[in-house]
RNA sequence: AUUGAACGCUGGCGGCAGGCCUAACACAUGCAAGUCGAGCGGCAGCGGGAAAGUAGCUUGCUACUUUUGCCGGCGAGCGGCGGACGGGUGAGUAAUGCCUGGGAAAUUGCCCAGUCGAGGGGGAUAACAGCUGGAAACGCAUGCUAAUACCGCAUACGCCCUACGGGGGAAAGCAGGGGAUCUUCGGACCUUACGCUACUGGAUGGGCCUGCGUUGGAUUAGCUAGUUGGUGUGGUAAAGGCGCACCAAGGCGACGAUCCAUAGCUGGUCUGAGAGGAUGAUCAGCCACACUGGGACUGAGACACGGCCCAGACUCCUACGGGAGGCAGCAGUGGGAAUAUUGGACAAUGGGGGCAACCCUGAUCCAAGCCAUACCGCGUGUGUGAAGAAGGCCUUCGGGUUGUAAAGCACUUUCAGAGGGGAGGAAAAGUUGAUGGUUAAUACCCAUCAGCCGUGACGUUACCCUCAGAAGAAGCACCGGCUAACUCCGUGCCAGCAGCCGCGGUAAUACGGAGGGUGCAAGCGUUAAUCGGAAUUACUGGGCGUAAAGCGCGCGUAGGCGGUUAUUUAAGUUGGAUGUGAAAGCCCUGGGCUCAACCUGGGAACUGCAUACAAAACUGGGUAACUGGAGUAUGGUAGAGGAUAGUGUAAUUUCAGGUGUAGCGGUGAAAUGCGUAGAGAUCUGAAGGAACACCAGUGGCGAAGGCGACUUCCUGGACCAAUACUGACGCUGAGGUGCGAAAGCGUGGGGGGGAGCAAACAGGAUUAGAUACCCUGGUAGUCCACGCCGUAAACGAUGUCAACUAGCCGUUGGGAGUCUCAGUAUUCUUAGGGCGCAGCUAACGCGAUAAGUUGACCGCCUGGGGAGUACGGUCGCAAGAUUAAAACUCAAAUGAAUUGACGGGGGCCCGCACAAGCGGUGGAGCAUGUGGUUUAAUUCGAAGCAAUGCGAAGAACCUUACCAGGUCUUGACAUUCAGAGAACUUACUAGAGAUAGUUUGGUGCCUUCGGGAACUCUGGGACAGGUGCUGCAUGGCUGUCGUCAGCUCGUGUCGUGAGAUGUUGGGUUAAGUCCCGUAACGAGCGCAACCCUUAUCCUUAUUUGCCAGCACGUAAUGGUGGGAAUUUUAAGGAGACUGCCGGUGAUAAACCGGAGGAAGGUGGGGACGACGUCAAGUCAUCAUGGCCCUUACGACCUGGGCUACACACGUGCUACAAUGGCCGGUACAGAGGGCUGCAAUACCGCGAGGUGGAGCGAAUCUCAGAAAACCGGUCGUAGUCCGGAUUGGAGUCUGCAACUCGACUCCAUGAAGUCGGAAUCGCUAGUAAUCGCGAAUCAGAAUGUCGCGGUGAAUACGUUCCCGGGCCUUGUACACACCGCCCGUCACACCAUGGGAGUGGAUUGCACCGGAAGUAGGUAGUCUAACCGCAAGGGGGACGGUUACCACUUUGUGAUUCUUGACUGGGGUG
Repeated sequence: AUUGAACGCUGGCGGCAGGCCUAACACAUGCAAGUCGAGCGGCAGCGGGAAAGUAGCUUGCUACUUUUGCCGGCGAGCGGCGGACGGGUGAGUAAUGCCUGGGAAAUUGCCCAGUCGAGGGGGAUAACAGCUGGAAACGCAUGCUAAUACCGCAUACGCCCUACGGGGGAAAGCAGGGGAUCUUCGGACCUUACGCUACUGGAUGGGCCUGCGUUGGAUUAGCUAGUUGGUGUGGUAAAGGCGCACCAAGGCGACGAUCCAUAGCUGGUCUGAGAGGAUGAUCAGCCACACUGGGACUGAGACACGGCCCAGACUCCUACGGGAGGCAGCAGUGGGAAUAUUGGACAAUGGGGGCAACCCUGAUCCAAGCCAUACCGCGUGUGUGAAGAAGGCCUUCGGGUUGUAAAGCACUUUCAGAGGGGAGGAAAAGUUGAUGGUUAAUACCCAUCAGCCGUGACGUUACCCUCAGAAGAAGCACCGGCUAACUCCGUGCCAGCAGCCGCGGUAAUACGGAGGGUGCAAGCGUUAAUCGGAAUUACUGGGCGUAAAGCGCGCGUAGGCGGUUAUUUAAGUUGGAUGUGAAAGCCCUGGGCUCAACCUGGGAACUGCAUACAAAACUGGGUAACUGGAGUAUGGUAGAGGAUAGUGUAAUUUCAGGUGUAGCGGUGAAAUGCGUAGAGAUCUGAAGGAACACCAGUGGCGAAGGCGACUUCCUGGACCAAUACUGACGCUGAGGUGCGAAAGCGUGGGGGGGAGCAAACAGGAUUAGAUACCCUGGUAGUCCACGCCGUAAACGAUGUCAACUAGCCGUUGGGAGUCUCAGUAUUCUUAGGGCGCAGCUAACGCGAUAAGUUGACCGCCUGGGGAGUACGGUCGCAAGAUUAAAACUCAAAUGAAUUGACGGGGGCCCGCACAAGCGGUGGAGCAUGUGGUUUAAUUCGAAGCAAUGCGAAGAACCUUACCAGGUCUUGACAUUCAGAGAACUUACUAGAGAUAGUUUGGUGCCUUCGGGAACUCUGGGACAGGUGCUGCAUGGCUGUCGUCAGCUCGUGUCGUGAGAUGUUGGGUUAAGUCCCGUAACGAGCGCAACCCUUAUCCUUAUUUGCCAGCACGUAAUGGUGGGAAUUUUAAGGAGACUGCCGGUGAUAAACCGGAGGAAGGUGGGGACGACGUCAAGUCAUCAUGGCCCUUACGACCUGGGCUACACACGUGCUACAAUGGCCGGUACAGAGGGCUGCAAUACCGCGAGGUGGAGCGAAUCUCAGAAAACCGGUCGUAGUCCGGAUUGGAGUCUGCAACUCGACUCCAUGAAGUCGGAAUCGCUAGUAAUCGCGAAUCAGAAUGUCGCGGUGAAUACGUUCCCGGGCCUUGUACACACCGCCCGUCACACCAUGGGAGUGGAUUGCACCGGAAGUAGGUAGUCUAACCGCAAGGGGGACGGUUACCACUUUGUGAUUCUUGACUGGGGUG
């Protein structure tokens, strides 16, 4: 885009077309083929006339009855013509069909034209009558009668037959009119019309033959006996094996016979740019069929839709004896997902009959009816209208949108409705008249013209006019992308959507609803189907190195293709011409319906076929030649080319012997195994089989597989040089045929051979296991001969042949030439390699050895899986090979390249990463955190590193979020409104308290005198409140990789692109730090530096700090005067930059060493954390979207809990002791804190502490005694004078309160523990280790945390390994990125399918039996009008029986195919 469509929702009108695609299934009922009286005998019914009778009664009229074929006419019958057309359907049919073009051996009723004729006879038979059988259908017999029915005779040509002499064969009348003549008065006769016989020609229709074309399957390869041909004969309208007899052995087939499946064919229709593809409804042409099968009759025509006979199935009637029927005609019924009315009319067109009128016509018409089934047209209003109404929806709450949409105002009236008018389809026929023809004729008849009369189903027609009123008339699908159109709510991997990709797991533009929008519109969607897009079967117009695809390789048949020249031919080819190519349709152009669809005139086209003519370039055929392709001859060259026979050598193994002694062998390490019966080692000898080291090489040869010692014989191919010869002999190659690695198979049982190696197998190891890898053994096999198999990643994953198209290099092998220094160099050719231009390619890559540009031929491919499988065939001894599907299933499978990530890949480098050291943890007791368990609650969070002395810098109440109980509801807290009261405060009672009640004191501040501000209470609504959920909706903050050196951008360049380059490389660094190189040049975030602190010095300043010098004073003290040197304090400066020297290095960057210096190569420490990763952590710091609670998930109170305790883990403290414990004595810090505070001197207490209060908001006072250290004493290796847990008693302090549940003191008690398994942590210098001090939090409560100083080490060879990280490179089937991906069995469910003892059907071959009807042959029985005959009889005919053919049936045996089947095989999906 389309449809004979169906379904869902919806539906105003008209025009025009279409309407059983299924069950060629079965059919009730009605209709669809009759007509002619001008062929005939007749007269049942109807009408008229006549006659007779009867009645009413009026002479006549009316009515009735009877008779009468007299007339109009006519049932049934005889006869003629037509029922072979028209109408329906598509079952069958792959050719007896159709299409197109030819042909000859015939036929053709009615029609046209022409020629001749139509004389005279005969015998019957329906109807009818009466008789009779049967239920009916339908008959039997007797009698009568006619014809355009039937039969002779005559005549007869142009007809037919013929032996060429001859012979044979026909007819019918009827009707109208009529002047003469005749008449038996009927008519004869004449004429006209129709009809009849014979023949000829035409037209039309049909029959027959033939060329080309006409679906799929080769998993159908051979088929055929009347088969193919001939002769003869029969038959037919006609040629012919059409039939028969005889003879011959042919005919068809790879250009697809036969068989199977499917199918009516065509003009056309749909689609497409076309070529094609699909299709064959309506309309038109042809064919076939008419319940199924067979058969003939009649006829011009049939083997006959509404005819006959027979068989079969089915239905109906029946009196059970018998009969009837055939909608694939029009309506209609059942059936079906689905397709209409049991309509009207012959008015028109056409058909049949008829002289005609006319009759019939479910053809046809018009339509009328039904159906949106398709196409076309029209309408459902038009203009104006902003307060941008109301309502809806959304909202950032401002508004936006629906939306000029509505309302309102002003108009219009198509269509539908009502009323009225009103074409065309109608031409005829009939009748009257005129003219002409025919005729003897003015009849009749025919033709033309004129007048009259008058025919319409549709139809209430089309069309026109009038009336009224916006009045009666809009839906459907979609809105994630493709694809035009977006928001809210609900739902929460549910419900659902989905054409593909895919949506949905609590913020869904994808589900459902709504608002809005988009697209079509009386329709819109869905489903089904066809073509297109699809160059996705590629003729036009594709491919095959790696994506699917080159046969493993040759030879060669058919076929295809084929060098140069001349000439001929005309098959192909080309040109115009003629015939045909039906009409309709498509296209162009006119016309008619108001337009259009639709109808109609003309043209073009129909690309085809046939005929004849012409041309001769090309292809083909013929003829004659040529040498370039191809081949032959001569002479050479190289070679693991093949095959045969023989020979040789190292080594392994075995055997025999000698020497000799304890191991050998093997592995990562071992063991099995061998060995004291003498192995292994070593020497000598022998045997046997297999293989051929070095040479050896991107070396050689071969078609491929493949071929390595040497020699012999036979043999294939290649190459080179020069001439001669043949003369296209060529290339490719379906089938065919040969060769063809390894493995495997066979040789009667048992082919031969067997050293080494080695499937299977055995043992030992390894391992969770180890039917493996490793080891010790070991059989087939490997070898030979003969035969089979016929496959490999048989690979260059690249078919063979030929031609053309830049270069460069290397080397090897072969041959030849030239120069020449005879060494070589160079050129050509042949066969093998590496780069590379153009070009090609998706890229990788290929690139004269093409994957470039062309030609010839063959093979193969068409998404992945199923599957190279099943079935069938062929081959094979088998294994198996070859040929080769489908169902079903998925939305991918694949190639090449890119960026990452990863690797028990590689290279380089770094880090307390390892190593070297020091000290710990893991064992004990305790502290603390976590898990688990428990509980009313043990609130919550944190979870490898990167949770666990973490949030918590401090849970007795509070904190507190948890639990139990008791209470409140605008609330404990915020804003606002109204009322009242200052605020505030004293005391008492009840209660666990919250709370409730009573009570004392108090009237403040500002004022414009109205009131106002702060605060308290009461009341009400908005609202408060939530440590409730979601850190996977978020902000902010933080951890981590990691203080690792990385992460990017602009422009340029390269690439089809993803991307690359820069950022890689050579050095160097702590560093992407710097230098050099460089299709890159620059830049940004990081690194470093800038900041703080510390180490040295200088300047300035001098109190509360300092005191060298001067002075005063004290028992003593910077205590005092004073000083500004020093220390310190705190401001500002200096200093360090690889700056200098030497060496190394590319002369660079830099590194090494040195000098100077307080400090040296970043001086030490801190702050500072790139792009990003982990959906890392936190909704319980805070903030915040959404959801949830609202007399409670909010708020208050009391008590309890967070402190539990079998256990497990992390982090710490104290120890286990003598480098120590205890006692006594003596020194030296730094940094901090202090008014709700630090607190001195003094006194009391053993002590914790108490009393008391100087001083100090602090360089002044105070906390505050530093401790290790040092000196002296004691202890003597013990569970101790170590260790201090636990417990008892007594106290202190804080606080409303130490019971659950604080810290400390004293006395007493004195547990485990004697240095810690596997494993594991920290640290590189003022560091580890060790020692004490302070602070924050805090009423009180550190072994934690954060700071401070004192004492103060050891070690680093080095980067192999473990862990983590950086850069480069490589592989990848990974990309959620190795914690990845992914294979197979097993278990379960479902699906399709193969095999299967079989079972049941369908079709068909062959053979056999029976043989209806019918036809033909033949006939001795029976019967018989026409003709012949005097008669008898004959001729002819009918019936009967018989033979042949045959539908159908039965039986047997095969083949093909379908269904089903216990069980079973694999496959797919989950």
Notes
Small-subunit ribosomal RNA from an uncultured prokaryote, 1470 nucleotides, folded computationally. Its mean pLDDT, the model's own confidence on a scale to 100, is 83. The sequence is in RNAcentral, with records from ENA.